Predicted 3D model of a 326-nucleotide part of an RNA (large-subunit ribosomal RNA, domain IV) from Bacteroidetes bacterium MED-G17.
The prediction has a mean pLDDT of 87.
The full RNA is in RNAcentral, with records from ENA and SILVA.
[in-house]
Context: one part of a larger RNA
C1' cells in the first nucleotide's frame, strides 16, 4: 500500500450511472383489510393497518382486558420491497453444452393442400420398413398462434388444379426419292433388275409448351397528374392518364417516421426518453394475419413510494491473497 469476500457508518438519500448495476429495504405467524380491470376463475400474500415480551384478573381454555419495560418482544437464523403507465409474446414450456432465455422457437386454435390403404409421404438398386397393428374425428406437407371482433380488392406475371380442338414436339415407324455395287444389255460412251449397303425422307408419333378455365389462409400486388364551395385554407365534387386492381376496416412519427428532439396536451424547476394525441404513413395494415385483450415474464421502455456508501466523500474493522519496506 494493492485486490477479493464480509461487515459498520453523522448530515444528505440517486445528486451516482446509458440504466437504481450493486447493495439496502421488504420478510414468519395471526387478525383486519385490499383498489382499477376482468376470461368471473382470477387480480390478491393486491395496497394498507394492528398483534407477538413480562405481569395481574377474568376465561367457555380458543382468548378477553387492565398495567408494565425497553431503540428493539417473529428480540438469534432463515425468509416477499411494492405500485402507476405503456411494447413484444396469451399461458406452462424450449433455445445458441462453453459471451445471446429473448419480442426467438414450441403451443393448444385456425385455415389450405396431399392421401381411399398395396395410401399419400419417407428410407432403401432391390427385398422390405416406418407410415399403421392406424383407415377421411385418419396419415402426411404448408402457413398462422390462446381468447374477442374481424380478415377487404386484384388471377396481368409466377405457381399449383382442371381442360382438350388448334399450334409445335422426341425415339420409333415409314411411301418416296438419291449413290455405291451388278447378274444382265450394248451403238463399247454407257445403261442398269433383284438382293445388298449408304443417305435422304411426305406422312405417322405422348406428355410438354402454346392455348382454354379455375385458383390468394398459393407465391405475390394493391397509382399519378389538374381543376373545383360566397375571407382565406381545405376539397364531400369534377376532368383525364394509366393498371391485373389501385389499400378497404382497423391502427399510425409506431420494435416500423428519413426530416424530427414533428406538431399540440400530460408529467420534471427543467424531459433527443414516456404517456395521450393529431395524421404530412420517406416506407402500416388484414393468417409473410390486423386491431384489442384479463392472465402471465429472472422479458424491454417512462414513472412513483420506501430503502440504502451508487453519490457528495470518504472513514473504520475482520478474513484471506499477491507485493514493497523493515
Nucleotide at each position: 500500500g494493492u485486490c477479493g469476500u464480509g461487515g459498520u457508518u453523522a448530515a444528505g438519500g440517486a445528486a451516482c450511472u446509458c440504466g437504481g448495476c450493486a447493495a439496502a429495504u421488504u420478510a414468519a405467524c395471526c387478525c383486519u383489510g385490499u383498489a382499477a380491470c376482468u376470461u368471473c376463475g382470477g387480480g390478491a400474500u393486491a395496497a394498507g393497518g394492528g398483534g407477538u415480551c413480562c405481569c395481574c384478573a377474568c376465561u367457555u381454555c380458543g382468548g378477553u382486558g387492565g398495567g408494565g419495560c425497553g431503540c428493539a418482544g417473529a428480540g438469534a437464523a432463515a425468509u416477499g420491497g411494492c405500485c402507476c403507465a405503456g411494447g413484444c409474446g396469451a399461458c406452462u414450456g424450449u433455445u445458441u453444452a462453453u459471451c445471446a432465455a429473448a419480442a426467438a422457437c414450441a403451443c393448444a386454435u385456425g385455415g389450405c393442400u396431399u392421401u381411399g390403404c398395396a395410401a399419400a409421404a419417407u428410407c432403401g438398386a432391390a427385398a422390405g420398413a416406418u407410415g399403421a397393428u392406424g383407415u377421411a374425428u385418419a396419415a402426411g406437407g404448408c402457413c398462422u398462434g390462446a381468447c374477442a371482433c374481424c380478415u377487404g380488392c386484384c388471377c396481368g406475371g409466377u405457381g399449383c388444379c382442371g381442360g382438350a380442338a388448334g399450334g409445335u414436339u422426341a425415339a420409333g415407324g415409314a411411301a418416296g426419292g438419291u449413290u455405291g455395287u451388278u447378274a444382265g444389255c450394248u451403238u463399247c460412251g454407257g445403261c442398269g433388275a433383284a438382293g445388298c449397303a449408304a443417305u435422304u425422307g411426305a406422312c405417322u408419333g405422348a406428355a410438354g409448351c402454346c392455348c382454354c378455365g379455375g385458383u390468394a389462409a398459393a407465391c405475390g400486388g394493391c397509382g399519378g397528374c389538374c381543376g373545383u364551395a360566397a375571407c382565406u385554407a381545405u376539397a364531400a365534387c369534377g376532368g383525364u392518364c394509366c393498371u391485373a386492381a389501385g389499400g378497404u376496416a382497423g391502427c399510425g412519427a409506431a420494435a416500423u417516421u428519413c426530416c424530427u428532439u414533428g406538431u399540440c396536451g400530460g408529467g420534471u424547476a427543467a424531459g433527443u426518453u414516456c404517456c395521450g394525441a393529431c395524421c404530412u404513413g420517406c416506407a402500416c395494415g388484414a393468417a409473410u394475419g390486423g386491431u384489442g385483450u384479463a392472465a402471465c415474464g429472472a422479458u424491454c421502455u417512462g414513472g412513483g413510494c420506501a430503502c440504502u456508501g451508487u453519490c457528495u466523500c470518504g472513514a473504520c474493522c475482520a478474513c484471506g491473497a499477491g507485493c514493497u519496506c523493515g